[in-house]
Context: one part of a larger RNA
RNA sequence: UUGGGUUUAAAGGGAGCGCAGGCGGGAGUAUAAGUCAGCUGUUAAAUAUCAGGGCCCAACUCUGUUAUGCAGUUGAAACUAUAUUUCUUGAGUACGCACAGGGAUGGCGGAAUUCAGGGUGUAGCGGUGAAAUGCUUAGAUAUCCUGACGAACUCCGAUCGCGAAGGCAGCCAUCCGGGGCGUAACUGACGCUGAGGCUCGAAGGUGCGGGUAUCGAACAGGAUUAGAUACCCUGGUAGUCCGCACGGUAAACGAUGAAUACUCGCAGUUCGGUCUUUAUGGUCGAGUUGUCCAGCGAAAGCGUUAAGUAUUCCACCUGGGGAGUACGCCGGCAACGGUGAAACUC
Numbered sequence: 001u002u003g004g005g006u007u008u009a010a011a012g013g014g015a016g017c018g019c020a021g022g023c024g025g026g027a028g029u030a031u032a033a034g035u036c037a038g039c040u041g042u043u044a045a046a047u048a049u050c051a052g053g054g055c056c057c058a059a060c061u062c063u064g065u066u067a068u069g070c071a072g073u074u075g076a077a078a079c080u081a082u083a084u085u086u087c088u089u090g091a092g093u094a095c096g097c098a099c100a101g102g103g104a105u106g107g108c109g110g111a112a113u114u115c116a117g118g119g120u121g122u123a124g125c126g127g128u129g130a131a132a133u134g135c136u137u138a139g140a141u142a143u144c145c146u147g148a149c150g151a152a153c154u155c156c157g158a159u160c161g162c163g164a165a166g167g168c169a170g171c172c173a174u175c176c177g178g179g180g181c182g183u184a185a186c187u188g189a190c191g192c193u194g195a196g197g198c199u200c201g202a203a204g205g206u207g208c209g210g211g212u213a214u215c216g217a218a219c220a221g222g223a224u225u226a227g228a229u230a231c232c233c234u235g236g237u238a239g240u241c242c243g244c245a246c247g248g249u250a251a252a253c254g255a256u257g258a259a260u261a262c263u264c265g266c267a268g269u270u271c272g273g274u275c276u277u278u279a280u281g282g283u284c285g286a287g288u289u290g291u292c293c294a295g296c297g298a299a300a301g302c303g304u305u306a307a308g309u310a311u312u313c314c315a316c317c318u319g320g321g322g323a324g325u326a327c328g329c330c331g332g333c334a335a336c337g338g339u340g341a342a343a344c345u346c
Stems, first nucleotide, its partner, number of pairs: 003318004007300002012314001014200004021193003025087007033080002035076008048066001050064005090190001091187003094183004099178001102176007109153001114148007124135002161168002205246006215239001219235004257313006265291011276279001295302002319346003328339004
């Protein structure tokens, strides 16, 4: 390389959009590039194949035959391709109906924490396994009233809903996006995938400017301990929040790429339609959860949301360590990220 694989053994890109490329629905007509058939030429000889012959056999040798390839020519037209006509089921549009914690911006709300002022009140509070550091007669803790500020939204809440993924939850408004169902009016294959590329991308981190209630890396102190650069406690800076910009990684997980078709059921639930006898109902579609037939699987298990049966396209794997390291290149303010070896060793 081929092959075989990628839930858990090595292996699905974090996710989307999409240029090139690859692949692509039904019917008709034409062409003949691929494809198939005939013929011709060429493929030097030797060698090779096959059938015979000659040296006793064989090696060796002689005669004849044949092969793939390339070119030309004459045909065939099923399939692929190209051109064209056409169709509606794939895809999209329109109209109608309802749906969601999808995104952005602005506003509003109550509870709690902390802090400040005032009242009541007096000796402790706090914390732990036990303590101590800490706070407190300059009146703390507790309790009541008033005010300030920032962050997060109890219950509802769910095996729930939405989103491509990351993710999204108090309430209201505005703007933007989405899928679903129904009608079958319109377009008429306009599709699928997608190397590069572009965009999005939790937390933490970075730059500048704001903000800072809580919590809290670092740090300080108190404990514990043989020690304790920890676990526990008292404090506490970055950060946590907002705006703009960068960074681009996660057990970014369903550890399961995307799309299409097909293949038993049962039960729950969300959204929409429909039927009537309005029921704890039947039925159609789209999601979601549990369980299971066939089948698959090394097993665990998966099982119409497949890890089943098939097709198309992309990505990735090829013993462990060395190592996601070194070097080089690319990106970044940096931190670091991407790409990514070898010697050696078992």